RNA sequence: AACUUAUAUAGAGAGGUGGAGGGACUGGCCCAACGAAGCCUCGGCAACAGACUUACAAUAGUACUGUGCCAAUUCCAGCAAGUAUUUAACUUGAUAGAUAAGAA
Repeated sequence: AACUUAUAUAGAGAGGUGGAGGGACUGGCCCAACGAAGCCUCGGCAACAGACUUACAAUAGUACUGUGCCAAUUCCAGCAAGUAUUUAACUUGAUAGAUAAGAA
């Protein structure tokens, strides 16, 4: 990297360093010299897996360990169907990507 399963309108940022990009991709729309990415320190959120407590049909809790995350619904759309309309919009399901756990 590819495969399987689960999840997503909730939640949570400061300092240092750095010096122009970032939001996966494409289009849009945003963020950024009132300082982007990356890296470091400290802090926080969540509760997927392990652990512990409770429960024992179904669980719930803690946040110790392993991850993850801390602008905007996964920022919106992308394919299909439908509603509505021919200005704009909305709903559902896929696809893609992300994260966790698993399997080969």
Background: SAM riboswitch aptamer (S box leader) from Oceanobacillus caeni, 104 nucleotides, folded computationally. The sequence was found by an Rfam model in a public genome assembly. The prediction has a mean pLDDT of 83. The source organism's lineage runs through Bacteria, Bacillati, Bacilli, Caryophanales and Oceanobacillus.